[in-house]
């Protein structure tokens, strides 16, 4: 310096935050939606799931 293992820890699951649980990844990583006429296109969703919260939509009533 390099390779490797271990421990410790840290990231990340298409847009925010808090709890919870589950997977990936070890920095050259994991991860960076989809569809198409490739265009000043169209399309779902703020979750990996689940619940709350905060922004957004859509309907109804007041």
């Nucleotide at each position: 310096u390099u390779c490797g293992c271990a421990u410790c820890a840290g990231g990340c699951g298409a847009u925010g935050g808090g709890g919870u649980u589950c997977g990936c990844c070890u920095u050259u990583a994991a991860c960076c939606g989809c569809a198409u006429c490739u265009a000043u296109u169209g399309c779902u969703g703020a979750u990996a799931a689940c619940u709350c919260c905060u922004a957004c939509g859509a309907u109804c009533c007041g």
Fluoride riboswitch aptamer (crcB RNA motif) from a Deltaproteobacteria bacterium, 62 nucleotides, folded computationally. The model forms 100% of the base pairs in the Rfam consensus.